Source information:
This is a predicted structure of a 72-nucleotide RNA (transfer RNA) from Candidatus Staskawiczbacteria bacterium RIFCSPHIGHO2_01_FULL_41_41. Its mean pLDDT, the model's own confidence on a scale to 100, is 83. The sequence is in RNAcentral, with records from ENA. It matches the Rfam family "tRNA". It is annotated as a transfer RNA.

[in-house]
RNA sequence: GCCCCUAUAGUUUAACGGAUAGAAUGCAGGGUUCCGAAUCCUGUGAUGGAAGUUCGAUUCUUCCUGGGGGCA
Repeated sequence: GCCCCUAUAGUUUAACGGAUAGAAUGCAGGGUUCCGAAUCCUGUGAUGGAAGUUCGAUUCUUCCUGGGGGCA
C1' cells in the first nucleotide's frame, strides 16, 4: 500500500428495515439481617463519527476513525 472481518450501557451481549433499543452483570437506594453474604424491590445507563438510500436505518450503501486478520 491492497483486501477481509469487526464496533450497541462500566462489562458480556439481544434486536425481519417498523415496539419506549431488550436482557444479564455492575453501580446507587431500599426491604431482609445483630452485622455481612445470599435473596427480593426500585432506580441508573448504550447503537464509534459524517453523509446517502428509504415513509421509516442498530440493520442497507459510501467515506473516515478505532480494533483484529491476510497478502505484498